[in-house]
RNA sequence: AAACUAAAGGGGCAAACUUUUCGAAAGAUAAGGACGCAAAGCUAAGGGCCUAAAUUUAUAACAUGGUAGCCGGUUGCAAUU
Numbered sequence: 001a002a003a004c005u006a007a008a009g010g011g012g013c014a015a016a017c018u019u020u021u022c023g024a025a026a027g028a029u030a031a032g033g034a035c036g037c038a039a040a041g042c043u044a045a046g047g048g049c050c051u052a053a054a055u056u057u058a059u060a061a062c063a064u065g066g067u068a069g070c071c072g073g074u075u076g077c078a079a080u081u
Stems, first nucleotide, its partner, number of pairs: 002081002012037002017032003021028002035069001041074003046071002048067003055061002
C1' cells in the first nucleotide's frame, strides 16, 4: 500500500417487547431489554420503502413528515493475508 475469506482478543452498537414524553400518523426521545450487526459509524441533495396532517380537480393523489437495522455514497479501528 492492497485485499479483507476463515478463526481469535478487548471493546462498541442494540431488533422485537414494556414503560415515559413528543407527534395527525409514520416515527422519534429516555429507561429497561437482546434479535442480531465488521461499518447496525456518518449521509435523507440518488433510488426504494412508510405515513398523509395540510393542500387539491377529494372513496383518490400528494412530503414539506419519517426511515441509514433496504440499496447506494462516504469515512474508518484491530487481527489476518
Molecule: c-di-GMP-I riboswitch aptamer